[in-house]
RNA sequence: GGGCCUGUGGCGCAACUGGUAGCGCGCCUCCAUGGCAUGGAGGAGGUUGUGGGUUCGAGACCCAUCAGGUCCA
Numbered sequence: 001g002g003g004c005c006u007g008u009g010g011c012g013c014a015a016c017u018g019g020u021a022g023c024g025c026g027c028c029u030c031c032a033u034g035g036c037a038u039g040g041a042g043g044a045g046g047u048u049g050u051g052g053g054u055u056c057g058a059g060a061c062c063c064a065u066c067a068g069g070u071c072c073a
Base pairs, nucleotide, nucleotide: 001072002071003070004069005068006067007066010025011024012023013022019056027043028042029041030040031039032038049065050064051063052062053061
């Protein structure tokens, strides 16, 4: 320098061929227990690495760019 893969709430991942972003763990509140653990109920938290473009509409398509991984030179 070039190719490919990944980048989504604190962490790990999902989201079918474009249609209002969800699950588990964690966190907060309440209930049960004398308390912890555990169980039950409820809740907060993300404009999807960044910047543009296409579209009525983009996590998903296109371009550029950043970070990590991998292969080639």
RNAcentral holds the sequence, with entries from ENA. The RNA shown here (transfer RNA) has 73 nucleotides and comes from a Patescibacteria group bacterium. The organism belongs to Bacteria candidate phyla, within Bacteria. Its Rfam family is "tRNA". By type it is a transfer RNA.